RNA sequence: GCGGGCGUGGUGUAGAGGUAGCACAAGACCCUUCCAAGGUCUUAGCGCGGGUUCGAUUCCCGCCGUCCGCU
Repeated sequence: GCGGGCGUGGUGUAGAGGUAGCACAAGACCCUUCCAAGGUCUUAGCGCGGGUUCGAUUCCCGCCGUCCGCU
C1' cells in the first nucleotide's frame, strides 16, 4: 500500500429497514437475627460525518479504532 471481518449501556452479546432486548455489574427496596442466595424496581447504549428512505443500529460512501490475510 491492497483486501476482508468487527465496532450496540461499565462488561459480554442479540437485533440486519418500523424506532433497541438479554445476561452480568452498579444503585434502591423486600426477604433474612446477620451474611450469602433469592425477589421487585431503577440507572445506563447503536464509533464519527454524509447519502438513500416516510422512517437507518440495519443499506450505500468516506473517516477513525481494532483484528486477520496479502504484498
About this RNA: Predicted 3D model of a 71-nucleotide RNA (transfer RNA) from Actinobacteria bacterium 13_1_20CM_3_68_9. The RNAcentral record of the sequence draws on ENA. Its Rfam family is "tRNA". About the family: Transfer RNA (tRNA) molecules are approximately 80 nucleotides in length. The family's RNA type in Rfam is transfer RNA.